[in-house]
Context: one part of a larger RNA
RNA sequence: GCCAACGAGUUUGUUCUAUGUGGCUUGCAUAAGCUCCUUUGGAGAAUAUGCACAGUGAAAGCGAGGGUUAAUAGCCCGUUUCAGUUAUCGUAUUGGAAUAGGAUGCUUCUUAUUUCAAUAUGAUAAUUGAUCUGUCGCAUGGACAAAACCCGAAGCCGGGUGAUCUAGCCAUGGCCAGGUUGAAGUGUGGAGAAAUCCCCAUGGAGGACCGAACCCACUAGUCGUGCAACACUAGGGGAUGAGCUGUGGUUAGCGGAGAAAUUCCAAUCGAACUCGGCAAUAGCUGGUUCUCCGCGAAAUAGUUUUUGGACUAGCCUUGAGUGUUUAUUAUUGGGGGUAGAGCACUGAAUGAGGGCGGGCCGCAAGGUACCGUCUUUAACCAAACUCCGAAUACCAAUAAAUAUAACUCAGGAGUCAGACUAUGGGCGCUAAGGUCCAUCAGUCGAAAGGGAAACAGCCCAGACCGCAAUCUAAGGUCCCUAAAUAUAUGCUAAGUGUAAAAGGUGGUGUUGUGACCACGACAAUUAGGAGGUUGGCUUAGAAGCAGCCAUCCUUUAAAGAAAGCGUAAUAGCUCACUAAUCAAGUUGUUUCGCGCCGAAAAUGUAUCGGGGCUAAAGCAUAUUACCGAAGAUGCGGAUGUCAUUAUUUAUAAUGACGUGGUAGCGGAGCGUUCUAUUAGCGUUGAAGUCAAGUCGCGAGGCUUGGUGGAGUUAAUGGAAGUGAGAAUGUUGGC
Numbered sequence: 001g002c003c004a005a006c007g008a009g010u011u012u013g014u015u016c017u018a019u020g021u022g023g024c025u026u027g028c029a030u031a032a033g034c035u036c037c038u039u040u041g042g043a044g045a046a047u048a049u050g051c052a053c054a055g056u057g058a059a060a061g062c063g064a065g066g067g068u069u070a071a072u073a074g075c076c077c078g079u080u081u082c083a084g085u086u087a088u089c090g091u092a093u094u095g096g097a098a099u100a101g102g103a104u105g106c107u108u109c110u111u112a113u114u115u116c117a118a119u120a121u122g123a124u125a126a127u128u129g130a131u132c133u134g135u136c137g138c139a140u141g142g143a144c145a146a147a148a149c150c151c152g153a154a155g156c157c158g159g160g161u162g163a164u165c166u167a168g169c170c171a172u173g174g175c176c177a178g179g180u181u182g183a184a185g186u187g188u189g190g191a192g193a194a195a196u197c198c199c200c201a202u203g204g205a206g207g208a209c210c211g212a213a214c215c216c217a218c219u220a221g222u223c224g225u226g227c228a229a230c231a232c233u234a235g236g237g238g239a240u241g242a243g244c245u246g247u248g249g250u251u252a253g254c255g256g257a258g259a260a261a262u263u264c265c266a267a268u269c270g271a272a273c274u275c276g277g278c279a280a281u282a283g284c285u286g287g288u289u290c291u292c293c294g295c296g297a298a299a300u301a302g303u304u305u306u307u308g309g310a311c312u313a314g315c316c317u318u319g320a321g322u323g324u325u326u327a328u329u330a331u332u333g334g335g336g337g338u339a340g341a342g343c344a345c346u347g348a349a350u351g352a353g354g355g356c357g358g359g360c361c362g363c364a365a366g367g368u369a370c371c372g373u374c375u376u377u378a379a380c381c382a383a384a385c386u387c388c389g390a391a392u393a394c395c396a397a398u399a400a401a402u403a404u405a406a407c408u409c410a411g412g413a414g415u416c417a418g419a420c421u422a423u424g425g426g427c428g429c430u431a432a433g434g435u436c437c438a439u440c441a442g443u444c445g446a447a448a449g450g451g452a453a454a455c456a457g458c459c460c461a462g463a464c465c466g467c468a469a470u471c472u473a474a475g476g477u478c479c480c481u482a483a484a485u486a487u488a489u490g491c492u493a494a495g496u497g498u499a500a501a502a503g504g505u506g507g508u509g510u511u512g513u514g515a516c517c518a519c520g521a522c523a524a525u526u527a528g529g530a531g532g533u534u535g536g537c538u539u540a541g542a543a544g545c546a547g548c549c550a551u552c553c554u555u556u557a558a559a560g561a562a563a564g565c566g567u568a569a570u571a572g573c574u575c576a577c578u579a580a581u582c583a584a585g586u587u588g589u590u591u592c593g594c595g596c597c598g599a600a601a602a603u604g605u606a607u608c609g610g611g612g613c614u615a616a617a618g619c620a621u622a623u624u625a626c627c628g629a630a631g632a633u634g635c636g637g638a639u640g641u642c643a644u645u646a647u648u649u650a651u652a653a654u655g656a657c658g659u660g661g662u663a664g665c666g667g668a669g670c671g672u673u674c675u676a677u678u679a680g681c682g683u684u685g686a687a688g689u690c691a692a693g694u695c696g697c698g699a700g701g702c703u704u705g706g707u708g709g710a711g712u713u714a715a716u717g718g719a720a721g722u723g724a725g726a727a728u729g730u731u732g733g734c
Base pairs, nucleotide, nucleotide: 001734002733003732004731005730006729011146012145013144015143016142017141018140019139020138021137022136023135024134027051028050029049034044035043036042037041055062056061065077066076067075068074081130082129083128084127085126086125087124088123089122090121091120092119093118094117095116096115097114098113099112100111101110102109103108149287150286152284156277157276158275159274160273161272167251168250169249170248171247172246173245174244175243176241178210179209180208181206185202186201187200189198190197191196214238215237216236218235219234220233221232222231253269255265256264257263262271290669291668292667293666294665295664300313301312302311303310304309314415315414316412317411318410319409320408321407322406325405326403327402328400329399330398331397332396333395334394340388341386342385346382347381350378351377352376353375354374355373356372357371358370359368360367361366418444419443420442421441422439423438424437425436426435427434449460450459451458464637465636466635467634469633470632471631475627476626477625478611479610480609484624486623487622488621489620490619491618497613503597504596505595507594508593509592512589513588514587515586516585524581525580526579527578528577530554531553532552535549536548537547560575563574564573565572638659639658640657641656642655643654644653645652646651647650670723672720673719674718675717676716677715678714679713680712681711688707689706690705691704692703693702694701695700
């Protein structure tokens, strides 16, 4: 890892509650004990007791009422309702009869009043039934107490077991090659008055020296599924001492021991191990087993030693009740201070003018590139400004149509980490796939399908099942790849398209509006571009052209006291301006479209999905076809709710509306084991098992054949050790 078996909402409560169902409702039920019988049991009487029959108040209490209060005015809680029958009374309609009036020749018609009958309806009374209500069982949902759906701590407490490891201590033994140094003391000799000192010899001290055994473990390497749950190799330290060591003994966990490290106490130590309390507790993680059908959330508010937990509300579901009250739209009536705007207030803030005051300068007159305040005027800002002021939204009334609308009560939940997109905002950098609010916003969550290459949250669209049918949505139609190498008119030359800004652009198309122009424009070519004069000043010089001042006149077709280059200054070359040649448009400015530059990144083109595309397969405008989804339609089938019809009153047919779904609520079923009753089957072959066929939406069922070799099934009920793929699940096998 795989296979098989086992493996998780159970049981109890003289606790509560709701729903369903059954008994009784002369209210219901008995418990113990007692009596009887066919004695794990059944029956009988027993009415103690419990619930109910009246509520209300804190209570005394009062009572179909009670409380509150000075008072009931109010308010709070409470006092069942419906149907049938009969009687009486009232109203309406219809029919009959009588009386009176009117019309009419008669029949007949009509009005009013009275009376009788029937029908409908209302009130009152009586009666019956149901309901309400109650109670006791059974079943189911939920709560509470218990291990309480299952597995899982670290830990806490109690009783014991351990010092064969290790720490200390006690008793008794053992061990330390070899070499070195040479303390005290002693002796001979010498010196000295002596104390004492010196030399030599002797001597053999030391937590002395070097270094094996022995003990240790400082360094490096090896090893690191090892030789080894701490080793090996080479070096290292101690090695007569606080030395090492054998054997025996001793100290015990709220403890011992410790040359002291939270170190050791049997590979376990900030409190050993073992059994028990014990299924400790776990707001935490993981797991939780058959099928189909109906509906279907939340990620919010308040409170919380609360923020990954809970409680109440909100949102979901089931049942009962009310019966359009809800939502939407229209109309009518409301309040507002947002967007915008504005500067009338509160503040912010700029320019100009005026008045007043101050500062500075000045003897003064007065001046002022300074300051404050008031005022005029112009422009302007504000979430905590408003002289103003929408659209929406909100509230109420009326009306209409539709909806698996709404509301109330009762049972059951889940949810309290939300995500992105759009819009209005706060924080942030008008940063973030950021963060926090809002919108009865959308989608995802809990939603599959088509598009966006791929892509929860974007665009289209909501999957009951089947079909080799049709039409469409978004998006597309050269090939990959279903469908236009479509049509018409333009644009783009950048592969722009197929990433980006400020800024730049005599790329190109387009719109408007100026100027010049056959009395010849623009460009080009030819020619001229002069004189007074080198203007005056300045200057070494200044002659059009360093600088300052002035900037005239003349000749002319035209020519500046000069727009550049140049010279030391002149000179020289151009320009403006003019003529000629030539010949038809030239030149500003503006609008909009598409381009271009700006443009540098890390594995490999790599920012069209690729190929590739240029009167496009790009862009713009218009048009017509087609493709394209689980959408719509068609055909067939299943199923839910409602309605109608029919009848064997639990089914069928028809019609309408439905049938995505996580948490979750509700409904209906399948299968397993045991059991009661009834009926069976089996050696002429039960269960199990293999295969095929067949029925059921499905869980599953049935039939036949093989195998197997002794038990087993159906129907209707009952009771559960009742369904496995997951839990680092448990056991076994491989």
Overview:
Model confidence (mean pLDDT): 81 of 100. Large-subunit ribosomal RNA, domain II from a Patescibacteria group bacterium, 734 nucleotides, folded computationally. NCBI's taxonomy places the organism under Bacteria, Bacteria candidate phyla. The RNAcentral record of the full RNA draws on ENA.